Context: one part of a larger RNA
RNA sequence: GGAUGAACGCUAGCGGGAGGCUUAAUACAUGCAAGUCGAGCGAGAAUGUUGGUGCUUGCACUGACAGGACAGCGGCGCACGGGUGAGUAACGCGUACAGAAUCUACCUUAUACAGGAGGAUAGCCCCGGGAAACUGGGAUUAAUACUCCAUGGUCUCUAAAUAUGGCAUCAUAUUAAGAGUAAAGCUCCGGCGGUAUAAGAUGACUGUGCGUACUAUUAGAUAGUUGGUGAGGUAACGGCUCACCAAGUCGAUGAUAGUUAGGGGGCGUGAGAGCGUGAUCCCCCACAUGGGUACUGAGACACGGACCCAACUCCUACGGGAGGCAGCAGUAAGGAAUAUUGGACAAUGGAGGCAACUCUGAUCCAGCCAUCCCGCGUGCAGGAUGACGGCGCUACGCGUUGUAAACUGCUUUUGUAUAAGAUGAAACACAGGGAUUUAUCCUUGUCUGACGUUAUUAUAAGAAUAAGCACCGGCUAACUCCGUGCCAGCAGCCGCGGUAAUACGGAGGGUGCAAGCGUUAUCC
Numbered sequence: 001g002g003a004u005g006a007a008c009g010c011u012a013g014c015g016g017g018a019g020g021c022u023u024a025a026u027a028c029a030u031g032c033a034a035g036u037c038g039a040g041c042g043a044g045a046a047u048g049u050u051g052g053u054g055c056u057u058g059c060a061c062u063g064a065c066a067g068g069a070c071a072g073c074g075g076c077g078c079a080c081g082g083g084u085g086a087g088u089a090a091c092g093c094g095u096a097c098a099g100a101a102u103c104u105a106c107c108u109u110a111u112a113c114a115g116g117a118g119g120a121u122a123g124c125c126c127c128g129g130g131a132a133a134c135u136g137g138g139a140u141u142a143a144u145a146c147u148c149c150a151u152g153g154u155c156u157c158u159a160a161a162u163a164u165g166g167c168a169u170c171a172u173a174u175u176a177a178g179a180g181u182a183a184a185g186c187u188c189c190g191g192c193g194g195u196a197u198a199a200g201a202u203g204a205c206u207g208u209g210c211g212u213a214c215u216a217u218u219a220g221a222u223a224g225u226u227g228g229u230g231a232g233g234u235a236a237c238g239g240c241u242c243a244c245c246a247a248g249u250c251g252a253u254g255a256u257a258g259u260u261a262g263g264g265g266g267c268g269u270g271a272g273a274g275c276g277u278g279a280u281c282c283c284c285c286a287c288a289u290g291g292g293u294a295c296u297g298a299g300a301c302a303c304g305g306a307c308c309c310a311a312c313u314c315c316u317a318c319g320g321g322a323g324g325c326a327g328c329a330g331u332a333a334g335g336a337a338u339a340u341u342g343g344a345c346a347a348u349g350g351a352g353g354c355a356a357c358u359c360u361g362a363u364c365c366a367g368c369c370a371u372c373c374c375g376c377g378u379g380c381a382g383g384a385u386g387a388c389g390g391c392g393c394u395a396c397g398c399g400u401u402g403u404a405a406a407c408u409g410c411u412u413u414u415g416u417a418u419a420a421g422a423u424g425a426a427a428c429a430c431a432g433g434g435a436u437u438u439a440u441c442c443u444u445g446u447c448u449g450a451c452g453u454u455a456u457u458a459u460a461a462g463a464a465u466a467a468g469c470a471c472c473g474g475c476u477a478a479c480u481c482c483g484u485g486c487c488a489g490c491a492g493c494c495g496c497g498g499u500a501a502u503a504c505g506g507a508g509g510g511u512g513c514a515a516g517c518g519u520u521a522u523c524c
Base pairs, nucleotide, nucleotide: 001524002523003522004521006520007519008518009517010516013376014375015374016373017372018371019369020368021334026332027331028330030329031328032327035076036075037074040073041072047066048065049064050063051062052061053060054059055058083287084286085285092212093211094210095209096208097207098206099205102204103203107200108199109198110197111196112195113194115149116148117147118146125138126137127136128135129134155180156179157178158177160175161174162173163172164171165170185192186191213259214258215257220250221249222248225247226246227245228244229243230242231241232240262284263283264282265281266277267276268275269274289310290309291308292307293306312323313322314321315320340366342365343364344363348362349360350359351358352357379410380409381408382407389401390400391399392398393397416460417459418458419457420456424451429446430445431444432443433442434441435440468513469512470511471510472509473494474493475492479508480507481506482505483504489496490495
């Protein structure tokens, strides 16, 4: 000199863009953050219309039609999105390869298929238990829920033959044999779905080479340890697990142990080499009160799922229960220190749905904060009696503040008031038209804005609404007076102060930067 997710002191007019718990992965009141589908299924409250009966004349009972709430079964989603960096020195990450050792819901393409049968169960109803959370029994009912049979192949398994190829096990293609395994309907008739196989796309998993902090005042470490055979397990290879057999395996090219740490793209600085760093944004990993376990599922060993143990908090009728903000706000605590219990789904994206649409603290916006970057303003021109006042001096006067002020003319960025007022919106959908293979596509019109009393524009009056902070001995731009008297104090280094202090405190003047200026901390 540059830089910062900064903090502190003094000061503060505005706009645009960004950023905002670096500390306690501490504890959390309250609200919201993941639902959706009636075009899978049964059922159907309130309410309304209408009919009948009783009559106390506006109420009770009952039937039909409309209506669709709260629940329930089922499907898909909840493994995404959002948060945090505790752990991890590791194939975790980065990079380059490999999988002849693998899986992949939804989506796309292609081929083939969808025949028949059955038994339950929730809900509803009845009877209970419990303070509650919740839960037991009986009867009964549906499905794209569940089960069985059939059919079937380029599927799976069993072994085989031929050809080609390779990377050892083998891979690919063809041939013939045996065994096994599928399906679901709904419909507004437009469509939406189902099953099998193959291919693609996407996502995931696994292995390997190289790179990846400090300590030798850590030198030996290791029994599933290293390898083999067999079995189990997995989507898949493998001591991944188990039985048996062998005695190996790693290590001064640093094993093992300890300390610290999420990694990368990047960011800061520097001419570069390098050094430091890993906030915001993007990719990967790990975690979800601490620890463990699996279930479901295409995918989890699952932040707002389950079970168990532990700590903590809460409710209790003392028998027993409930909870997990490292989601968005917010609270307490800690701290030098970090924001609103805001608006909207209008846009983008996501989930479900044929769609309308619903949900979405993702997201888009607004609020707070000079925390940072950028821009603008606080007037401009003239004006000498060089005014008053202040300060200084060689003091009847002069110098300086200083064209500064007053005064005259001009302008109106900004601010105030009034009025107008966007882009972001085009799709979907609806209505019409056209092309075409009824798929679909094109086109015209209508509909939809949180932000928004916005941005922006016009008009009006009026210099009106707007300057501070640090420094002035040298380094280092900028000097005098007064006070103090090794005191009070200053200080980044050298050093100032003991009676003429340009170094302390005040004043006048000056210098630098400027809505900021200084100080502290950290990095180069």